[in-house]
Context: one part of a larger RNA
Order: sequence, then C1' cells, then structure tokens
RNA sequence: GCCUGCGAGUUAGUGCUCAGUGGCGAGGUUAACCCGUGUGGGGAAGCCGUAGCGAAAGCGAGUCCGAACAGGGCGCCCAUAGUCGCUGGGUCUAGACCCGAAGCGGAGUGAUCUACCCAUGGCCAGGGUGAAGCGCGGGUAAGACCGCGUGGAGGCCCGAACCCACUUAGGUUGAAAACUGAGGGGAUGAGCUGUGGGUAGGGGUGAAAGGCCAAUCAAACUCCGUGAUAGCUGGUUCUCCCCGAAAUGCAUUUAGGUGCAGCGUCAUGUGUUUCUUGCCGGAGGUAGAGCUACUGGAUGGCUGAUGGGCCUUACCGGGUUACUGACGUCAGCCAAACUCCGAAUGCCGGUAAGUGAGAGCAUGGCAGUGAGACUGCGGGGGAUAAGCUUCGUAGUCGAGAGGGAAACAGCCCAGAUCACCAGCUAAGGUCCCUAAGCGUGUGCUAAGUGGGAAAGGAUGUGGAGUUGCGAAGACAACCAGGAGGUUGGCUUAGAAGCAGCCACCCUUGAAAGAGUGCGUAAUAGCUCACUGGUCAAGUGAUUCCGCGCCGACAAUGUAGCGGGGCUCAAGCACACCACCGAAGCUGUGGCAUCAGUACUUUCGCUCAGCAUCACCUUUCGUGGGUGGUGUUCAGGCGUGCUGAUGGGUAGGGGAGCGUCGUGCCGGGAGUGAAGCAUCCGAGUGAUCGAGGUGUGGAUCCGGCACGAGUGAGAAUGCAGGC
Repeated sequence: GCCUGCGAGUUAGUGCUCAGUGGCGAGGUUAACCCGUGUGGGGAAGCCGUAGCGAAAGCGAGUCCGAACAGGGCGCCCAUAGUCGCUGGGUCUAGACCCGAAGCGGAGUGAUCUACCCAUGGCCAGGGUGAAGCGCGGGUAAGACCGCGUGGAGGCCCGAACCCACUUAGGUUGAAAACUGAGGGGAUGAGCUGUGGGUAGGGGUGAAAGGCCAAUCAAACUCCGUGAUAGCUGGUUCUCCCCGAAAUGCAUUUAGGUGCAGCGUCAUGUGUUUCUUGCCGGAGGUAGAGCUACUGGAUGGCUGAUGGGCCUUACCGGGUUACUGACGUCAGCCAAACUCCGAAUGCCGGUAAGUGAGAGCAUGGCAGUGAGACUGCGGGGGAUAAGCUUCGUAGUCGAGAGGGAAACAGCCCAGAUCACCAGCUAAGGUCCCUAAGCGUGUGCUAAGUGGGAAAGGAUGUGGAGUUGCGAAGACAACCAGGAGGUUGGCUUAGAAGCAGCCACCCUUGAAAGAGUGCGUAAUAGCUCACUGGUCAAGUGAUUCCGCGCCGACAAUGUAGCGGGGCUCAAGCACACCACCGAAGCUGUGGCAUCAGUACUUUCGCUCAGCAUCACCUUUCGUGGGUGGUGUUCAGGCGUGCUGAUGGGUAGGGGAGCGUCGUGCCGGGAGUGAAGCAUCCGAGUGAUCGAGGUGUGGAUCCGGCACGAGUGAGAAUGCAGGC
C1' cells in the first nucleotide's frame, strides 16, 4: 500500500417543550404497593387543568402599590380545553456522536541501568626520573652548607592490561535503538573494579550538565480517580424527491467561540397586505455649481490708513520714499468637517393598472451562518501603490455545470429533470490546426503596426480647415551682384560687420545689415540676408483629426497573435448580407412536484345524518351502548386534461430500499434451503427476480405489525492476511 472483518447521535428520567396519533373530556391520570398471571383487578397519596394578584402574610373576580372609595400595573367579563398514553423533532441532566492531549490527584513498584555513600575483597606488564632520610668525605669554633654514595618519595614521566571518549572516516530501512576502523587521554590515584548493602518521586543522588534514578526525567514507572477536560483537529456508513442559506448588526476576559436579531426550511393562519410601472403628494442637501451669501484659504492690479527709512527741525511740525501694507475696490480662484443655490437616482405615503410568483405578513417546530473572494460604480486609509485594506451599492463565485476568454472560482454569454445521429440563436467567431465567408462595399496602415508601455521627439502617411507668396513669374536649383562714408564710436596689445559695450545713420543704387554664420593674432578669405537673370508651375507657414515611427535592455529556447501563417489582409475603421456556435430557446417522447379543473361510474376506508335488525341496559322516554345491513352528503386515495416548476454546499422537509431479530398469517425445500460464482431480466434509485446453469448440503421466503449492536472509502482508524 491493497484486501477482508470491526468501527461513530445511543440509553435512562411517570424531566421540559413542540408536532403527529389515540383514549377520556371541565375534567384527565394514577405512583409505590397489593391480589396475582388474565398484557386482569385493586390502590386518589400525588400531579396537571378549571383564577388571579402580591416578595410574602394574605385576599379573591379581583388583587398589588397607596392614607385613599384617587390613579396606575397585572387579571376577570363577551367565555374557556385540558389531560394521560404511544411515536417522532429538539432540549436539560448524565461520558451523551466517536477517537485524540500535554497534564492533576491517590495508592503502590523500582538504585540488577545509573548517581552518591557504607562494608568486604580484587587489579595496575615493563621502562624512566631519583625528593626526604641515612652513611662517608669535605667544611665550620660549633653549625649551616657542599660533594660522593645509599635510599626509593611523587594526584612525577614513557607505555600495555584496565578505564575514558578528543579527532576523523565509515555506518544512519546500521552488524549495533550510540557501533566499527585509525589515531587520542589517564594509567599509584580525587585510580579502576567484583560482591553484599543504603538513599525513592516535589523525593533521592549530583566535582552542577537540569545530569542520573532500568533504551523513560524541568518531576520515574504501574494501576486507579478516568470514558479527566479539549470554545481545537480529524472522522461520522443506503437511495430518491421538494425547497434552500450565511460569511452581516449589537453584545461578549470577545475576536477561528457564543447569545439575540438578520437570512433558510416545515406546519398552521391570513388572503394580495408583496413586487413593478404610471400619476399625485412629501422629506432631503449629495453630484454639480457658487462665494461683496456666511466660515475659512489664496493670486495679481488700483487706492493707500498705520508703521518704518531718509532730509529738515529747539519744540510743534513739515517734506520725501522702487519699504511694509490694513480697510475699500477690480479681476481670477479653492474647500469632507463652507453654502445664496442645487439635480439625477434612491426613500416614504396615496391612488390606478399590471403581475399574482416557493410573493408579503403573523405564530410556532428545526436549523445552519456570524473567516468571505473578485469585478463594475461611489468614497476613506495608502503613494488617486498592491491579487493591499476598510465601508456603501450591484453582479458573479461561494453553493453553478455548459459555451467564449489558448490554458484561467470571482470577466462575457447563459442558469444543467431525462432521452434524441432534429432545428434556431447568445457571447464569441468563420485561411489551416478547428464547426462556419481567402463574404460584399468604401477607405486607412507598411510598422508584422496588428500581436505590450510613458513623458518627449520627427519634412512617415491620409483627411479637414485658416493663411502668406505666385505667369506683373513665386519656391528650390544655377549664373551674377552683395558696394561707398568706414577700420562707426568706445574698449583693447589688436577689435577692421563677426571678444565685449553703445549707437544702428547717410550715400550710390535693381539690391546690399554699421551685418546671419564659418574663419584670422588682427586683416584677408568663404557665406547669408537682400537684388537682377535663367527656368517654369505651384510653393511656404499654421491648426485639428485618423493610422503608423523612435523612445523600447535579462537571464533553459523563438517566447508580449495559442501555433502555422497573414499585407487592396487572414490587420484597422464604417456599413451590410450569410453562416457556425451552449446542457439557452424550439421540436418529439418519458419521469417527478405543485396548482387548477372534471369525474369518483366500479372497488376500498371514514366523520355525520336517516331507515332497519339483533343483543345488553333502563329512571320505561325508541333514553343510552355495542354490532350488522341499506342509503345520502362532504373530504381523502385514484384517474383524465391543462399550466407552471424540477443547478445546488451548510441546512429544513417528504417518500422509500436493504440488514438482524420477535409475534400473527401464508408458503418453499434432499425431486436440493441458505450461501457462493456466472448469465439473463426488471426498476428513477437504494435494490429486486419460489429466473437459468454450476457449486453447496439444511434450512429459507412473502404479507401485516413491532424492536434494533441496522448500511463504510476515508478517522497518520483497530485486528488479521498478502
């Protein structure tokens, strides 16, 4: 990992509540227990209801507060249904759907591992060094001291056993749950070690690392409390049908939990109250706009108070000012917390029409949700950043499949009941991949723009204007002129059109600047403006619009059309005609749900009424009860027709299938039950088939009702097998 089996909403309480159903009904009902075996009889204590109010004593159709015959609260009145079972939904208390902690407490078991201690034993090859002491000699007054021997000290040295574990390599599903190889450290000591003994869990022991206390240690292990608790994670088993959410508000030792509300579903009631549109009537201060209409901000001009500077002045004062600049005024502006104004939408009410639908509202049962995501629009925060964050509003996803966007929850189209080898369309497409047009008409683009990008730049190109010059000859090109006063003055070493400053005149002329640029040290030289000629018909400036160009550099491989490929297009713009294209719509048939309508003729069930028969009872009244038959009415089941509806997570509701067992009834089976295998058949499905064949060898099935250890793919599930 797979296979098989096991594996999770149970049970209890005469608890609470609601629904369904049944008994009795202003009443209903017993509990323990007893007699006892008939799902019998007894048992009235108690409980609920029939009356409330008050905290209560208590009073009572009233009562409480109160001094109150005041006022008010809760009740009464017109009236009113309860109660006891059974089944189911939910809830409470219990382990309460199942598995899961780390932990807490109690009682015990452990020092055969290891830490330390106690007692008693054992062990340490060999080699080296050579302390004290002692002897002899020297030395001294005597010593001290020195030398030579002897001696054999030491947490001394080297190094096996022994002990340790510093380095490195291997090993890492190992040979091994700590090892192996090669080196390394200690090796007479605070040494190593055998045996026996001691210290025990908030305790021991510790040359101290929170180390060690049996592969377990910031509190051992075993059992018990114990199914601790877990607002957390995971899992939770058959089918079909109908509806179908939320990710919000308020509060919370609250933020991944919960309570109430909102939104879902089911039942009952109400019966258009809902929604949409038109009209009518309202409230409002947003967008916009405006501001000598306020509050503030803020630019320039005019005016110029005040203040300052300068001059004058003994004082008083006066003059002046390119300073400052109030008020006023003119012009132009800004504002979420400005408004003289002021929409569109939206909101509220009335009315009329339409719609009448899984509309609205009310009460009750049961929920889930309370992490939302993106996109468009209106804002706040941020940087008018974020697949950012936070509100409002609409949509989609969530819980939504299908078609398009190459691929792509949130974008575009469109909401999947089932079947069909039928049709029409949406978005989007129609050269090939690839279904359908190399469609038609008129233009544009030359950049593969299309098929990524800005400020900015440019005789790209097309269109629409305005304007200058032009056969009295423009623009471009070519030929020629482009002069004189004068080298203007100043400055300067120089300054002659051309470093710089000032001025920028006059003359001759067709025209020629006191000079447009290059150039020189300064001149010179070249050139331009300007003019004539040649030529011959357009040539400049500017504004707007369409499509292009540059700006444009990244890491595996073209790689910024999905690819091929595309240029009067297979690109772009406008107009038009076809076609393709979805689970949309249509067609044909089937199923289900809901509503309406018709029938209910036949069969079956039932409330009520009537008639009648039998029995029991009786207050002797066809008064009551039970059972049967006939008949009438209403409803349900059913059938036909018509219409609508049938995506779906959490979740609500409904109807079923299957397993095991019990009771009653009915059946099958050695002429072969169940089970298993396979084939065939039936049903919308769970599933089913006294259908076939084989195997198997003794029980099994159907109907009605009841009761559950009742359905497996997931829980790092449990056990076994492979």
A computed fold for a 722-nucleotide part of an RNA from uncultured Serinicoccus sp., annotated as large-subunit ribosomal RNA, domain II. It matches the Rfam family "Bacterial large subunit ribosomal RNA".